[in-house]
């Protein structure tokens, strides 16, 4: 990379330091930005996907805990719902609404 599988309307920076123009993955909107912003270093935070522990279960392997515990393990994340839509199907006042899918994020696993 590519393929499987689970979540994605919750939550967490008006912190310091660098730097110096675009970013919010694409298109469109629509915001965010010289009151310095995406980024990159520090700290500080939020969160139980993996592990771990704990308990239940099972002859074991192993399963399972919707209101178990823990942020000293390995990821992740800390503007707006994935910022909305895209595509498809129902409703329908033709603005829009629901739901499904596809794109994309992330964890786990495969090769």
């Nucleotide at each position: 990379u590519u393929c499987u599988u689970a979540u994605c309307a919750a939550g967490a920076g008006u912190c310091g330091g660098g730097g110096g123009a675009g970013g919010a993955a694409c298109u469109g909107g629509u915001c965010c930005u010289g009151u310095g912003a995406u980024c990159c270093c520090g700290c500080a935070g939020c969160a139980a996907c993996c592990g771990u522990u704990a308990c239940u279960u099972u002859a074991a392997a192993g399963a399972g805990u919707a209101a178990a515990a823990a942020a000293u393990g390995g990821u992740g994340c800390u503007a707006a719902a994935u910022c909305c839509a895209g595509c498809a199907a129902g409703c329908g006042u033709c603005c829009g609404c629901u739901u499904g899918a596809a794109a994309g994020a992330u964890g786990a696993g495969a090769c």